[in-house]
RNA sequence: UGACCACACUCUGGAGAGAUCGGCAUCGCCUCGGAUGAAGCGAUGCCGGCGCCGAAGGGGCAAGAAACCGUGCGGCCCUCCCUCCCCGCCGCGUGUUUCCAAACUCUCAGGCAGAAGGACAGAGCGGGCAUC
Numbered sequence: 001u002g003a004c005c006a007c008a009c010u011c012u013g014g015a016g017a018g019a020u021c022g023g024c025a026u027c028g029c030c031u032c033g034g035a036u037g038a039a040g041c042g043a044u045g046c047c048g049g050c051g052c053c054g055a056a057g058g059g060g061c062a063a064g065a066a067a068c069c070g071u072g073c074g075g076c077c078c079u080c081c082c083u084c085c086c087c088g089c090c091g092c093g094u095g096u097u098u099c100c101a102a103a104c105u106c107u108c109a110g111g112c113a114g115a116a117g118g119a120c121a122g123a124g125c126g127g128g129c130a131u132c
Stems, first nucleotide, its partner, number of pairs: 001130002004128002007126001009124005018050001020049010031038002051112003057108001058106003064099005070094007
């Protein structure tokens, strides 16, 4: 110096899907009661049911690549010459296995008011790399 990497940090943007149902606990409100308390409502947390979402993370695969064995086809080799078969080799097809991307797909995990989180994107500042 860089139009490279996208590694840490900071800032900004950033989708989807029940503020669902039941139980329990705590707290608050309200009603009743002389009182201990009881009913109701609400909030929060935990557990469970059903219904959903895909953009933390995780799993799956297309083309392609590699390996392997069987098989089919073609070719080569072998021979004094010709033909056929077997073995061997090569190519192609088929089969199996392995590797393999995404915002696709699965929904294990996560999530379904707001907040938080959030793939990804932009900027800043460091770092790396390259060059001088």